[in-house]
RNA sequence: UAAAAUAAUGAGCAAACUCAUCGAAAGGUGAGGACGCAAAGCCAUGGAUCUAGAGGGUUCUAAACCUAUGAUUGCCAGGUUGCAACU
Numbered sequence: 001u002a003a004a005a006u007a008a009u010g011a012g013c014a015a016a017c018u019c020a021u022c023g024a025a026a027g028g029u030g031a032g033g034a035c036g037c038a039a040a041g042c043c044a045u046g047g048a049u050c051u052a053g054a055g056g057g058u059u060c061u062a063a064a065c066c067u068a069u070g071a072u073u074g075c076c077a078g079g080u081u082g083c084a085a086c087u
Stems, first nucleotide, its partner, number of pairs: 012037002017032006035074001041080003045077003048072003055066002
């Protein structure tokens, strides 16, 4: 490259990192990129963890310290939805 065969499958998502951007931060979003995942689809309901702008508190002034209303569903559960095969 060509031919043949096959019930389905032959697909999906996207860690770290880089660039851009939003945010006080944790972290999010988009593009690139794949560590992995049979729910690594969705929901912040329970627990757990992260951050501390505002607030409290300390102080001569600050810092340390406390605190989610913020965040993480790729931390664990729970709820809910879905794909292929078999029975």